Predicted 3D model of a 76-nucleotide RNA (transfer RNA) from Candidatus Roseilinea mizusawaensis. Rfam family: tRNA. The RNAcentral record of the sequence draws on ENA. Its mean pLDDT, the model's own confidence on a scale to 100, is 80.

[in-house]
């Protein structure tokens, strides 16, 4: 240059065929339990779904473009 794939909580990560409320787990606060801790049970906080446009009655999910990151070919 060129193809590819990722980006969603503080971390790892799901998320159907665009649909009515964006989830897990693990970490964090609380509360119970124990003599105590650790586990276990029960809850809460906590999210500009990378950005910018766009298409639609409706976008995390579709189109464009751009940034980061990573794997590949080329070129020198």
């Nucleotide at each position: 240059g060129g193809g590819c794939g990722a980006u969603u909580a503080g971390c790892u990560c799901a998320g159907u065929u665009g649909g009515u409320u964006a989830g897990a787990g693990c970490a964090u606060c609380c509360c119970u339990c124990u003599g105590a801790u650790a586990a276990g049970g029960g809850g809460a906080a906590g999210g500009u779904c990378u950005c910018u446009g766009g298409u639609u009655c409706g976008a995390g999910u579709c189109c464009a473009g751009a940034a980061u990151c990573g794997c590949c070919c080329a070129c020198c």